[in-house]
Model confidence (mean pLDDT): 88 of 100. A computed fold for a 79-nucleotide RNA from a Candidatus Bipolaricaulota bacterium, annotated as c-di-GMP-I riboswitch aptamer. The organism belongs to Candidatus Bipolaricaulota, within Bacteria. Its Rfam family is "c-di-GMP-I riboswitch aptamer". Rfam describes the family as follows. GEMM was predicted in a large-scale screen for bacterial structured RNA regulatory elements. Rfam links the family to the GO term cyclic-di-GMP binding.
RNA sequence: UGACCGAACAGGCAAACCCGGGGCGACCCGGGGACGCAAAGCCACAGGUCUCCCGAGGGGAGAUGGCUGGGUUGCCGAA
Numbered sequence: 001u002g003a004c005c006g007a008a009c010a011g012g013c014a015a016a017c018c019c020g021g022g023g024c025g026a027c028c029c030g031g032g033g034a035c036g037c038a039a040a041g042c043c044a045c046a047g048g049u050c051u052c053c054c055g056a057g058g059g060g061a062g063a064u065g066g067c068u069g070g071g072u073u074g075c076c077g078a079a
Base pairs, nucleotide, nucleotide: 005077006076012037013036017032018031019030020029021028022027035066041072042071043070045069046068047067048064049063050062051061052060053059054058
């Protein structure tokens, strides 16, 4: 220095819910608020779930990264 790992230190993010706003909708943005999170930083590639449209089968478009896998970048430094 790097990997594995996750004690400590410094911090970080922000569920439900409420208020305001956007959207047909899932949901998203801002403020408040903390359930939790060692990537709860980023990516919609694969799967899952959800929404909208067409529809016999099925297909298309979208949402979800805090559903799973995967990709990628990063703080700290004990055992």